The RNA shown here (transfer RNA) has 68 nucleotides and comes from Luteolibacter sp. The coordinates come from a structure-prediction model, not an experiment, and the mean pLDDT is 82. The sequence is in RNAcentral, with records from ENA. Taxonomically the source falls in Luteolibacter (Bacteria, Pseudomonadati, Verrucomicrobiia, Verrucomicrobiales).
RNA sequence: UGGAUAGCUCAGCUAGGUAGAGCAGAGGACUGAUAAUCCUUAGGUCGCGGGUUCGACUCCCGUUCCAA
Repeated sequence: UGGAUAGCUCAGCUAGGUAGAGCAGAGGACUGAUAAUCCUUAGGUCGCGGGUUCGACUCCCGUUCCAA
């Protein structure tokens, strides 16, 4: 200096206003049965602790871990 967000890989932060995608998981359709495909669906104190604000993943301060 950059990063930490779902089981995994990552968006979202610039400009505060309902937390998302792909893969993986579960159920269903299809099939003689699988696979593939399609539909539906569960899953996240956004590293942690404070502050500002009507409202914070987003801004400010401190702190832990990772990379250079």
Its Rfam family is "tRNA". It is annotated as a transfer RNA. Rfam's curators write: Transfer RNA (tRNA) molecules are approximately 80 nucleotides in length.